[in-house]
RNA sequence: GCGGGCGUAGUCUAGCCUGGUUAGGACAGGGGCCUUCCAAGCCUCUGACCCGGGUUCGAAUCCCGGCGCCCGCA
Numbered sequence: 001g002c003g004g005g006c007g008u009a010g011u012c013u014a015g016c017c018u019g020g021u022u023a024g025g026a027c028a029g030g031g032g033c034c035u036u037c038c039a040a041g042c043c044u045c046u047g048a049c050c051c052g053g054g055u056u057c058g059a060a061u062c063c064c065g066g067c068g069c070c071c072g073c074a
Base pairs, nucleotide, nucleotide: 001073002072003071004070005069006068007067010027011026012025013024020057029045030044031043032042033041050066051065052064053063054062
């Protein structure tokens, strides 16, 4: 330099192909219930679509350009 894959919360991850429900789940964190206390369990709350632009009534999703990581080729 060329080609391919990936990027969603503090961590892991679903959804993306086929645009439309409040972006869902687990762990973690805050509060509460329970318990003599702790743990476990149950309830509840908090927090996310890598960046910019485009298309569209509507974009995590489609298109373009970047950035980062990984793999392959040279």
Transfer RNA from a Thermoplasmata archaeon, 74 nucleotides, folded computationally. The RNAcentral record of the sequence draws on ENA. It matches the Rfam family "tRNA". The family's RNA type in Rfam is transfer RNA.